[in-house]
Model confidence (mean pLDDT): 80 of 100. A computed fold for a 74-nucleotide RNA from an uncultured Flammeovirgaceae bacterium, annotated as transfer RNA. It was read from a public genome assembly. Rfam family: tRNA. It is annotated as a transfer RNA. From the family's description: Transfer RNA (tRNA) molecules are approximately 80 nucleotides in length.
RNA sequence: UGCCGGAUCGUCUAAUGGGAAGACAUCAGUUUUUGGAGCUGAAGACAUGGGUUCGAUUCCUAUUCCGGCAGCCA
Numbered sequence: 001u002g003c004c005g006g007a008u009c010g011u012c013u014a015a016u017g018g019g020a021a022g023a024c025a026u027c028a029g030u031u032u033u034u035g036g037a038g039c040u041g042a043a044g045a046c047a048u049g050g051g052u053u054c055g056a057u058u059c060c061u062a063u064u065c066c067g068g069c070a071g072c073c074a
Stems, first nucleotide, its partner, number of pairs: 001070007010024004018054001026042005047063005
């Protein structure tokens, strides 16, 4: 430099052109002599810009970042 893949709550992982879900963690409550475990609840995310569309997290495009492969120089 080129090609391919990826970017979603703090972490991990889903789903989808029309209300973004779950687990763990965190916080609050409940329980307990205390703690842990359990139960209930809360907060919390679609990398950025542009385009298509009535409508984009999803489709297209550019950029940024990450990973893999290949190539060039030394």